[in-house]
RNA sequence: CACUUAUCAAGAGAGGUGGAGGGGCUGGCCCUGUGAAACCCGGCAACCAGUCUGCAUAAGCAGACAUGGUGCCAAUUCCUGCAGGCAUAUGUCUGCAAGAUGAGUG
Numbered sequence: 001c002a003c004u005u006a007u008c009a010a011g012a013g014a015g016g017u018g019g020a021g022g023g024g025c026u027g028g029c030c031c032u033g034u035g036a037a038a039c040c041c042g043g044c045a046a047c048c049a050g051u052c053u054g055c056a057u058a059a060g061c062a063g064a065c066a067u068g069g070u071g072c073c074a075a076u077u078c079c080u081g082c083a084g085g086c087a088u089a090u091g092u093c094u095g096c097a098a099g100a101u102g103a104g105u106g
Stems, first nucleotide, its partner, number of pairs: 001106008013041001015040003021031003025081001027079002042073003047069003050065006077098001082095006
């Protein structure tokens, strides 16, 4: 980097360093000096591994823990980008795409 697959309506500090940017991209709309990014601490969750428990002859299934590997901690993946339904000119719903993360493969 490509492919496969699962998930994306919940959850997470009024701490320290730091100083201007950030929310992937488009168009919007937002956040930010009552301090952005980043780093540290803290936290959330439980995808993979692990340990334990129950069921099972076994493969395995369910649950608990949160030890290890990630991930995540404004707004539904903030909304939207393509197609379609419904009501109507704006809104709403569904699907796809795109994106993100895990696991696996090349």
SAM riboswitch aptamer (S box leader) from Marinococcus halophilus, 106 nucleotides, folded computationally. The source organism's lineage runs through Bacteria, Bacillati, Bacilli, Bacillaceae and Marinococcus. The prediction has a mean pLDDT of 87.